Annotation: Predicted 3D model of a 472-nucleotide part of an RNA (small-subunit ribosomal RNA, 5' domain) from an uncultured bacterium.
[in-house]
Context: one part of a larger RNA
RNA sequence: AACGAACGCUGGCGGCAGGCUUAACACAUGCAAGUCGAACGAGACCUUCGGGUCUAGUGGCGCACGGGUGAGUAACGCGUGGGAAUCUGCCUUGGAGUUCGGGAUAACAGUUGGAAACGACUGCUAAUACCGGAUACGCCCUACGGGGGAAAGGUUUACUGCUCCAAGAUGAGCCCGCGUCCAAUUAGGUAGUUGGUGGGGUAAAGGCCUACCAAGCCGACGAUUGGUAGCUGGUCUGAGAGGAUGGCCAGCCACACUGGGACUGAGACACGGCCCAGACUCCUACGGGAGGCAGCAGUGGGGAAUAUUGGACAAUGGGGGCAACCCUGAUCCAGCCAUGCCGCGUGAGUGAUGAAGGCCUUAGGGUUGUAAAGCUCUUUCGCCGGUGACGAUGAUGACGGUAACCGGAGAAGAAGCCCCGGCUAACUUCGUGCCAGCAGCCGCGGUAAUACGAAGGGGGCUAGCGUUGUUU
Numbered sequence: 001a002a003c004g005a006a007c008g009c010u011g012g013c014g015g016c017a018g019g020c021u022u023a024a025c026a027c028a029u030g031c032a033a034g035u036c037g038a039a040c041g042a043g044a045c046c047u048u049c050g051g052g053u054c055u056a057g058u059g060g061c062g063c064a065c066g067g068g069u070g071a072g073u074a075a076c077g078c079g080u081g082g083g084a085a086u087c088u089g090c091c092u093u094g095g096a097g098u099u100c101g102g103g104a105u106a107a108c109a110g111u112u113g114g115a116a117a118c119g120a121c122u123g124c125u126a127a128u129a130c131c132g133g134a135u136a137c138g139c140c141c142u143a144c145g146g147g148g149g150a151a152a153g154g155u156u157u158a159c160u161g162c163u164c165c166a167a168g169a170u171g172a173g174c175c176c177g178c179g180u181c182c183a184a185u186u187a188g189g190u191a192g193u194u195g196g197u198g199g200g201g202u203a204a205a206g207g208c209c210u211a212c213c214a215a216g217c218c219g220a221c222g223a224u225u226g227g228u229a230g231c232u233g234g235u236c237u238g239a240g241a242g243g244a245u246g247g248c249c250a251g252c253c254a255c256a257c258u259g260g261g262a263c264u265g266a267g268a269c270a271c272g273g274c275c276c277a278g279a280c281u282c283c284u285a286c287g288g289g290a291g292g293c294a295g296c297a298g299u300g301g302g303g304a305a306u307a308u309u310g311g312a313c314a315a316u317g318g319g320g321g322c323a324a325c326c327c328u329g330a331u332c333c334a335g336c337c338a339u340g341c342c343g344c345g346u347g348a349g350u351g352a353u354g355a356a357g358g359c360c361u362u363a364g365g366g367u368u369g370u371a372a373a374g375c376u377c378u379u380u381c382g383c384c385g386g387u388g389a390c391g392a393u394g395a396u397g398a399c400g401g402u403a404a405c406c407g408g409a410g411a412a413g414a415a416g417c418c419c420c421g422g423c424u425a426a427c428u429u430c431g432u433g434c435c436a437g438c439a440g441c442c443g444c445g446g447u448a449a450u451a452c453g454a455a456g457g458g459g460g461c462u463a464g465c466g467u468u469g470u471u472u
Stems, first nucleotide, its partner, number of pairs: 001471003005468005012344006018337002020302001025300003029297003034061003039058002042055005068255003077180007086172002091168008099133004108123006139148003153160003181227003188218003193215008230252004234245004257278005280291004308334001310333003316330001317328004347377004357368004381413001383408005391399001416461005421442003427456005437444002
């Protein structure tokens, strides 16, 4: 000098920030991802008979974003610079097309099982759900003969969809050079191991996987093993070199009760999806089921220690929708906390009988001290009353009757903390008597203590001041 700080004493206001560093411990409750009737059938309601509204289900898009955490990871994880063997929904540009058919199924109805969760059977039905045929500029495979592959409609008739191809943009996967903590009281490690061939697999190169063949590969320039740790932009310190650090914000990575697995999909091996195993909790009619706050609040626990079960979608952004609009604990705001930084105030001028009181005294006086009172003023902040925004280019404002402005009253409501032996700015008296105590170091205290306790006085900082911890 610094801090995501804590503790003690004290505490007026505002702005801007920050706020579980510990148990990646366990979680009651509410909310945090929906939307589309302009894809579809059906049901209910309203109707001015034109139509409209609502929805469980099928279907589409989204749920892979946004939000959280830092457990794991010493690694192509990250940083930086390159690379070739790749994919990319929505978006943009260009080219071509959008034809003919089919069979189901949920909803629904009936029967029926179960305590529940949730099912079973039979029958009916639609689609932008599913399937087949046709066509193919360009596309894919090819032994160059040929072979293969698409579509979906909707409505207010103006649009919007759908399919294929090429290119772009964006995003992502993969590979490599270099850099990236400690320990040698860790010296050898390795069998899919290192390379090749054939095959498989992937969007894609590759021992990624497999069969066979060869015996390689890494290592004192530190392999392997063990410990610790998310990485970076940055942050703190320092004249710099360096050291320490990675909280908030931003980029990347990893994780989502623990371990494993795949499904769907353009994208996941998926926080609020599925399956299996495990631990734990809950319900149960004992047959069987349900759950996952490292989302926002909140609870218990741990801890020196860290906030409200708040408001709004008004703005910005995201998802869905032609739109109206709906959803959004992202976000924007408000609440709590001197946790930090910054700003302001707690009055200004005048005032010597140097008042009273306190303290000291050589008893003369000195000091507190222009300090107070008194007199003359001012009104920041706060209080009371009124007006009242910007943020919203036309409407729409949670914040908020907030900020700001105007008026009013009245010095009125607003100062503490630490220290005073030396280092180190600041001294006397009393009490105590190696006691009680102080202390960062040196050291003080055993009867005259500037070092303990109190008082008066003084010094420092100031809505803070000290102490402790940590880093330089």